This is a predicted structure of a 521-nucleotide part of an RNA (small-subunit ribosomal RNA, 5' domain) from a metagenome. It matches the Rfam family "Bacterial small subunit ribosomal RNA". The RNAcentral record of the full RNA draws on SILVA.
[in-house]
Context: one part of a larger RNA
């Protein structure tokens, strides 16, 4: 000097990109953050429709004026269909991503570099082969019931891509026995014959879309090893599932991961165990480097979701806006019993020296569910607010000596502000006003937005402060205090002529900033 997610004084005119709770993982009102699909399915409600009943009775006909035929509109009730209506059920697929935090964790967590001959992978691609026949049922719904309420129980009905039997299948699973390739080792690689055991679903009338099984990819995770990864010895010993076998069980897999037995091992001054601190890293900051700090914003991997445990469902959780139980808070109640979890976006109260809108849109980019329209998305995209921070720009430009007045100093002569100022010629960036106006969008659909950006008219107008002037360090006079008030980063200044305190003139420096703390370098 240089850097910051900074704060605090003062002062502020404009845009573009970026960033914004480092504190208390403290507690939350409110709205909103995850839904989809009727082309799986079965009632129901609507609005149209087709028929048929049993009302209604307009209109026209005919009369002997008593009435007899004709039968529209309308509503009911069944019934046929239609619907890009509607919301609740059953069913599928997604709710394990995306989106936030770093409490915890010194670990195979992360980083880097193998291995799995010990393992899974839903959607996707490729290939092969198949989809026969059957079946009981539960929600919706009706009906009767408890309950303040959440919520619920009994009887009946009733589909299906929802459940289950049964036939068929091999290059799938097991098991038995032979042959054979390769491997560093438990082992593995093809191939044979014998027995067993397992499967499906149907919608749609269009480009089809799905289902079953079996392999081969991709793509995602698991697990295991070598190497690195902060302090402290004023922490020296730690350890019984503990170290190893054997058998079994569980696991997608290896394995004390768990169980039974058997044996005593097994780690440690190469720092074990205990303690404290801490998410790792790419990276950022500085430094010529070597290193030193440092993990915010963007990307990667871990861990969490109010505390603590637990499992189900699933292709994948042991699950942020899922489910049990336990604790603590808060709320509701008829007191019997419920309900709730913002370390998702905004936003509230707290703490704090501090940190933002209860905006807009699904136009883009991408996810999710659909065949598809299209629906849903606080991801995203932009919009607001904040000189946080980084860039760029303006506040005018030329010319103007009666060296005006003012103001400060003065040896009273003058110096100094000082071409500065007025005056005079001029432009018009930037705000302002008016016309025009994109690209991001592909034929269509633009939230930003009448926004960038262009023109034209108009006016020096609307736009400068802030520290410093003893030395270090670029910048001097006067007045006013009198070891007082006070300055100070160090060295020190201040006791009656203080360039060092406070005002004023002048002056230096940066600059829409400046200066001061506070951190690392």
């Nucleotide at each position: 000097g240089g850097a910051u997610g900074a704060a605090c004084g003062c002062u502020g005119g404009c845009g573009g990109c970026g960033u914004g709770c480092u504190u208390a993982a403290c507690a939350c009102a409110u709205g909103c953050a995850a839904g989809u699909c009727g082309a799986a399915c079965g009632a129901a409600g609507c609005a149209c429709u087709u028929a048929a009943g049993a009302c209604a009775g307009a209109u026209c006909u005919u009369u002997u004026c008593g009435g007899a035929g004709u039968g529209a509109a309308g509503a009911c009730u069944u019934u046929u269909g239609u619907g890009a209506c509607u919301g609740a059920g059953u069913g599928g697929c997604g709710g394990a991503c995306g989106g936030g935090u770093g409490a915890g964790u010194a670990a195979c967590g992360c980083g880097u570099g193998g291995g799995u001959a010990a393992c899974c992978u839903g959607c996707c691609u490729c290939a092969u082969a198949g989809a026969g026949g059957g079946g009981g049922a539960c929600a919706a719904c009706a009906g009767u019931u408890g309950g303040a309420a959440a919520c619920g129980a009994c009887u009946g009905c009733u589909a299906a891509u929802a459940c289950c039997g049964c036939a068929u299948a091999g290059u799938a699973a097991g098991a038995a026995g032979g042959a054979u390739u390769c491997g560093c080792a438990u082992g593995u690689u093809u191939u044979c014959u014998u027995c067993u055991u397992g499967a499906a679903a149907g919608c749609u009338u269009u480009u089809g879309c799905g289902c079953u099984a079996u392999g081969a990819g991709a793509u995602g995770g698991a697990c295991c090893c070598g190497c690195g990864u902060c302090u402290g010895a004023u922490u020296a010993g730690c350890u019984a599932g503990u170290u190893g076998g054997u058998a079994a069980g569980g696991u997608a897999a290896c394995g004390g991961c768990u169980u039974a037995c058997c044996a005593a091992g097994g780690c440690g001054a190469c720092g074990a165990u205990c303690a404290g601190u801490a998410g790792c890293c790419g990276g950022c900051u500085u430094g010529a480097g070597a290193g030193a700090g440092u993990g915010a914003a963007c990307g990667g991997c871990c861990a969490c979701a109010u505390u603590g445990g637990g499992a189900c469902u699933g292709a994948g959780a042991c699950a942020c806006g899922g489910c049990c139980c336990a604790g603590a808070c808060u709320c509701c109640u008829a007191c019997g019993g419920g309900a709730g979890g913002c370390a998702g976006c905004a936003g509230u109260g707290g703490g704090g020296a501090a940190u933002a809108u209860u905006g807009c849109a699904c136009a883009a980019u991408g996810g999710g569910g659909g065949a598809a329209a299209c629906c849903c998305u606080g991801a995203u995209g932009c919009a607001g607010c904040g000189a946080c921070g980084c860039c760029g720009c303006g506040u005018g430009a030329g010319u103007g000596a009666a060296g005006a007045a003012g103001u400060a100093u003065u040896u009273c002569g003058g110096u100094a502000u000082g071409u500065a100022a007025a005056g005079c010629u001029c432009u018009a960036u930037c705000a302002g006003c008016a016309g025009g106006g994109a690209a991001g969008a592909u034929a269509a659909u633009g939230a930003c937005g009448g926004u960038a950006c262009c023109u034209g008219a108009c006016u020096a107008a609307g736009a400068a402060g802030c520290c410093c002037c003893g030395g270090c360090u670029a910048a001097c006079u006067a007045c006013g205090u009198g070891c007082u008030a006070g300055c100070a980063g160090c060295c020190g200044c201040g006791g009656u002529a203080a360039u060092a305190c406070g005002u004023a003139g002048g002056g230096g420096g940066c600059a829409a900033g400046c200066g001061u703390u506070a951190u690392c370098u």